[in-house]
RNA sequence: GGGCGGUUAGCUCAGCUGGCUAGAGCGUCGGCCUUACAAGCCGAAGGUCGCCCGUUCGAUCCGGGCACCGCCCA
Numbered sequence: 001g002g003g004c005g006g007u008u009a010g011c012u013c014a015g016c017u018g019g020c021u022a023g024a025g026c027g028u029c030g031g032c033c034u035u036a037c038a039a040g041c042c043g044a045a046g047g048u049c050g051c052c053c054g055u056u057c058g059a060u061c062c063g064g065g066c067a068c069c070g071c072c073c074a
Stems, first nucleotide, its partner, number of pairs: 001073007010026004019057001028044005050066005
């Protein structure tokens, strides 16, 4: 330098034919339960969907550029 894959909640990840309000598990916080803790049950908070531009009535999703991570080629 070139190719491929990836970037979504604190962590691990879904979401892929563009459209309700963006989700799950774990974690965190609160409540119930317990003498207490754990487990269990209920509930809540937490996101500029890596950044910029474009297409579109509308973009996490499509196109372009850039950044970062991983693998391969040179």